The RNA shown here (SAM riboswitch aptamer (S box leader)) has 112 nucleotides and comes from Flexibacter flexilis DSM 6793. Lineage of the source: Bacteria > Bacteroidota > Cytophagia > Flexibacteraceae > Flexibacter flexilis. The coordinates come from a structure-prediction model, not an experiment, and the mean pLDDT is 83.
RNA sequence: AUCUUAUCAAGAAAAGCAGAGGGAUUUGGCCCGAUGAAGCUUUAGCAACCCACUUAACAAAAAAGUGAAGGUGCUAACUCCAACCCAGAAGAAAUUCUGGGAUAGAUAAGAG
Numbered sequence: 001a002u003c004u005u006a007u008c009a010a011g012a013a014a015a016g017c018a019g020a021g022g023g024a025u026u027u028g029g030c031c032c033g034a035u036g037a038a039g040c041u042u043u044a045g046c047a048a049c050c051c052a053c054u055u056a057a058c059a060a061a062a063a064a065g066u067g068a069a070g071g072u073g074c075u076a077a078c079u080c081c082a083a084c085c086c087a088g089a090a091g092a093a094a095u096u097c098u099g100g101g102a103u104a105g106a107u108a109a110g111a112g
Base pairs, nucleotide, nucleotide: 002111003110004109005108006107007106008105013043014042015041016040017039021032022031023030026083027082028081029080044075045074046073049071050070051067052066053065054064055063079104084101085100086099087098088097089096090095
């Protein structure tokens, strides 16, 4: 890299170095950024996937609950929004809006 499963409307930032980009990719939009982007480091925090414990039983699984030492992850905007399909609403139309799904992506755990 690939495959499987689960989740993705909640939550949580300061400092130092650095110096112009960034919001995954393409297109369009809309944003963030010299009042300092990306990246790196430190500290802090959020969450609860793995994890620990309890209900609790011979053991295990599933479920619910509690916790946060450890392994990850995350800390602007829904995964920033749309794109493809289906349904509905408004409109004379252009078009706009709403819901569902697919695709893609992200993260975790596992497989190989």